[in-house]
Molecule: SAM riboswitch aptamer (S box leader)
Organism: Bacteroidota bacterium
RNA sequence: CACUUAUCAAGAAAGGCAGAGGGUAAUGGCCCUGUGAAGCCUUGACAACCUCUUCCCGGCGUUUAAAGCUGGGAAAAAGGUGCCAAUUCCAUCCCUGGCGAUACGUGCCUGGGCGAGAUAAGUC
Numbered sequence: 001c002a003c004u005u006a007u008c009a010a011g012a013a014a015g016g017c018a019g020a021g022g023g024u025a026a027u028g029g030c031c032c033u034g035u036g037a038a039g040c041c042u043u044g045a046c047a048a049c050c051u052c053u054u055c056c057c058g059g060c061g062u063u064u065a066a067a068g069c070u071g072g073g074a075a076a077a078a079g080g081u082g083c084c085a086a087u088u089c090c091a092u093c094c095c096u097g098g099c100g101a102u103a104c105g106u107g108c109c110u111g112g113g114c115g116a117g118a119u120a121a122g123u124c
Stems, first nucleotide, its partner, number of pairs: 002123007013043005021032003026092004044084001046082001049080003053075008088116001093113003097109003
């Protein structure tokens, strides 16, 4: 890089350096930003994907029980990641419903899906 699975409308700050960009494909929007963007450092928080720990309920196991393995739920937050503006900031492709137009069309709104993206775990 690729593939598989899960989640994505919630949540979360300061200080220092730095000095103009940023919002994670592309395009079009719309936002953030010298009242300091990106990046780096320090401390802190948020979350609960994986590991560790505790408790509860089952299954396997056991001569009975245990040890152990395994599935689910809850707690905690030590470790590995992630993350700390706006729904993944919104839209793009398809579909249902509605509004408008109605000769044919352009357009707007709600909802759903696909695709893409991000993060985690696993496989290669």